């Protein structure tokens, strides 16, 4: 440099065919328990990497750039 896969909650990841962003752990509150842990039950958490495009409507489709794997070229 060229190629291809990725990015979504703190982490780890879904998300179908464009139509209200979701789990599990995490934390926080409450039950229970002598206490903790565990186990119930709620709750808080979102710049869907950014920008522009297409759409009535975009996390998703398209283009640009960004960052992270992994493959390959080339100098050495």
């Nucleotide at each position: 440099g060229g190629g291809c896969g990725c990015g979504u909650a703190g982490c780890u990841c879904a998300g179908c065919u464009g139509g209200u962003a979701g789990a599990g752990c995490a934390c926080u509150c409450g039950a229970c328990u002598u206490u903790u842990a565990a186990u119930c039950g709620a709750g808080c958490g979102g710049u869907c990497c950014g920008c522009g495009g297409u759409u009535c409507g975009a996390a998703a489709c398209c283009g640009c750039g960004c960052g992270c794997g992994c493959c390959u070229a080339c100098c050495a």
Predicted 3D model of a 76-nucleotide RNA (transfer RNA) from an Alphaproteobacteria bacterium.
It was read from a public genome assembly.
Model confidence (mean pLDDT): 80 of 100.
It matches the Rfam family "tRNA". Rfam classes the family as a transfer RNA. Its family is annotated with triplet codon-amino acid adaptor activity in the Gene Ontology.